Context: one part of a larger RNA
Molecule: small-subunit ribosomal RNA, 3' major domain
Organism: metagenome
RNA sequence: UGACGGAAGCCUGCACAAGCGGUGGAGUAUGUGGCUUAAUUCGAUACUACGCGAAGAACCUUACCUGGCCUUGACAUGCACGUGGUAGGAGCCUGAAAGGGUAACGAUCCCGCAAGGGAAGCGUGCACAGGUGCUGCAUGGCUGUCGUCAGCUCGUGUCGUGAGAUGUUGGGUUAAGUCCCGCAACGAGCGCAACCCUUGUGUCCUGUUGCCACCCCGACGAGAGUUGGGAGCACUCUGGACAGACUGCCUCGCUUAAACGAGGUGGAAGGUGGGGAUGACGUCAAGUCAGGAUGGCCCUUACGGCCAGGGCUGCACACGUACUACAAUGCCUGGUACAAAGGGAAGCAAGACCGCAAGGUGGAGCAAAUCCCAAAAAACCAGGCUCAGUUCAGAUUGUCGGCUGCAACUCGCCGACAUGAAGCUGGAAUCGCUAGUAAUGGCGCAUCAGCUACGGCGCCGUGAAUACGUUCCCAGGCCUUGUACA
Numbered sequence: 001u002g003a004c005g006g007a008a009g010c011c012u013g014c015a016c017a018a019g020c021g022g023u024g025g026a027g028u029a030u031g032u033g034g035c036u037u038a039a040u041u042c043g044a045u046a047c048u049a050c051g052c053g054a055a056g057a058a059c060c061u062u063a064c065c066u067g068g069c070c071u072u073g074a075c076a077u078g079c080a081c082g083u084g085g086u087a088g089g090a091g092c093c094u095g096a097a098a099g100g101g102u103a104a105c106g107a108u109c110c111c112g113c114a115a116g117g118g119a120a121g122c123g124u125g126c127a128c129a130g131g132u133g134c135u136g137c138a139u140g141g142c143u144g145u146c147g148u149c150a151g152c153u154c155g156u157g158u159c160g161u162g163a164g165a166u167g168u169u170g171g172g173u174u175a176a177g178u179c180c181c182g183c184a185a186c187g188a189g190c191g192c193a194a195c196c197c198u199u200g201u202g203u204c205c206u207g208u209u210g211c212c213a214c215c216c217c218g219a220c221g222a223g224a225g226u227u228g229g230g231a232g233c234a235c236u237c238u239g240g241a242c243a244g245a246c247u248g249c250c251u252c253g254c255u256u257a258a259a260c261g262a263g264g265u266g267g268a269a270g271g272u273g274g275g276g277a278u279g280a281c282g283u284c285a286a287g288u289c290a291g292g293a294u295g296g297c298c299c300u301u302a303c304g305g306c307c308a309g310g311g312c313u314g315c316a317c318a319c320g321u322a323c324u325a326c327a328a329u330g331c332c333u334g335g336u337a338c339a340a341a342g343g344g345a346a347g348c349a350a351g352a353c354c355g356c357a358a359g360g361u362g363g364a365g366c367a368a369a370u371c372c373c374a375a376a377a378a379a380c381c382a383g384g385c386u387c388a389g390u391u392c393a394g395a396u397u398g399u400c401g402g403c404u405g406c407a408a409c410u411c412g413c414c415g416a417c418a419u420g421a422a423g424c425u426g427g428a429a430u431c432g433c434u435a436g437u438a439a440u441g442g443c444g445c446a447u448c449a450g451c452u453a454c455g456g457c458g459c460c461g462u463g464a465a466u467a468c469g470u471u472c473c474c475a476g477g478c479c480u481u482g483u484a485c486a
């Protein structure tokens, strides 16, 4: 100087407390361990692995296993030699395919009058290719974590023999090493904040595909009104510019002051308005050689390459993460409102018709503010159920169907009918959340032929409770102190 302390002080954080909802019990989905296996490919392993790499394992993917094949190779570059019935190749034989044979037909470009030469392609040989083989403890790059915590340093000066100290400590204050005051320090850098995006208010501009208040015309109607067209850009909205918030103004407090704190005026918004992007010096020889790159080592008729089938989905068990429930604030049936954000051409597909349904037939419209996906659901209204393993719950199983796709046996999803398991709120323990949040309801997208999505990423609807406080648990920051540690 650090690190550590079951040392002291101060401070912060959904850290505790106060609340709300869960997990741990059940069934299922999914990941992992283990076991099994010819193989169940590999990696990730406290927090920081375990719905993780994987934003799509039937074949492919695929790296694993079994079997069948190839050997300059599926792919690149160079050299030498050969090659016109050459390259390509219908068909035929064998075969699970790959591969191996056979074979009708049968070429291209450049130079040259031609003969011919050269190129491409192909074959043979040689250099080499190839390796998801090993090492993340040889690496670059990228990432996680402490942590969006408030810290980490430097120049000059001063002090100290020196390691070093000072600055960065102290008194206040802040979300903040934020700012103020003081001080042998004076300045500066990386961080903080601001600049960026989005959302909340207004003004102006814009006016189609968006809008429909006023005005005109037509249709329906007794009327209210509904609807079509014109006119229009008021309003909503689209998306651009500008304004707006700065402790600016007032009062009080803090020691007289400053920074700051508390309250108020005005305001759509008030003290960082909400959310995002943004991650200092470093730590964990943290993670990744299987994204790609790369040193070294290793394989080279195989640890390379092709193919078929299987496996990654196996199941006495254990754990993580979720979904669905155990019901009446509920379930069922019917009716009836109100979104946002997205996607659409090998695509989205309306009306109509068929089918109980999944779906099918058909194809208007739409490269989309125009058309389509598209029904928002919870909510609300009416009726039924009346506390029961039930009109709760839906696992499992049987039968019949639908869709995608060469192909649904291993191993896809969906529908109908039947079946109707466990489960009556979950031990010890443990997790999330402070406001448009939790809880709850649906909608969309990526991947994708299809889908094991209940996952991930977004969007909107309904919409709470609680925080006395910092004694305690956990993590962290600053200062002081102890140390046989470095």
Stems, first nucleotide, its partner, number of pairs: 001486002003483003007480001009478005015470002019433005026324008034315002042053002064310007073128001077127007088105001091102004108119004130299002133297003139293001141288003144284001146282001151190006157166003170181003196276004201243005207237001210233002215230006246270001249264005326426001330385006342373003347366002352361003392423001397418007439462007